[in-house]
RNA sequence: GGCUGGGCCCUGUGCAACGAUAUCCCAUGAACCCCGCCAGGCCCGGGAGGGAGCAACGGUAAAUGGUCAAUAUCGUGUGCCGCAGGUCUACCUGGCCCAA
Numbered sequence: 001g002g003c004u005g006g007g008c009c010c011u012g013u014g015c016a017a018c019g020a021u022a023u024c025c026c027a028u029g030a031a032c033c034c035c036g037c038c039a040g041g042c043c044c045g046g047g048a049g050g051g052a053g054c055a056a057c058g059g060u061a062a063a064u065g066g067u068c069a070a071u072a073u074c075g076u077g078u079g080c081c082g083c084a085g086g087u088c089u090a091c092c093u094g095g096c097c098c099a100a
Stems, first nucleotide, its partner, number of pairs: 001097007009086006015079002017076007025066004034059003042051003
C1' cells in the first nucleotide's frame, strides 16, 4: 500500500423495559320501570289449596372506587439485546498478501 471480516453510524423488524388505556379480581351498587325467592297483607275457593305480589334476603346490569400480579392494545433514541439490509468517505480492530 492492497484485499477481507467485525465494530462505530443509519434503516427495517423482533424482544425486553418504561408510560397510558382496557380486561381480569374485590367492594359498593336499580324502593318500582332487572332476575330469583317471596314473610305479612290482598284476591279466588266450602275446604284442600292456588294466584298476583310489596318489604326483607340473595344474585346481578350500567356506573364508581380499590389493587400488587397476569393478559391485551397503543406509544417512546429507554436498551444499543437478536436478525436482515445499507454504508465502507472517515475512525477503531483482526486476518492474509505485496513492497521496503
Predicted 3D model of a 100-nucleotide RNA (Bacterial small signal recognition particle RNA) from a Bacillota bacterium. Of the family's consensus pairs, 96% are formed in the model. The sequence was found by an Rfam model in a public genome assembly. The prediction has a mean pLDDT of 77. Its Rfam family is "Bacterial small signal recognition particle RNA". The family's RNA type in Rfam is non-coding RNA gene.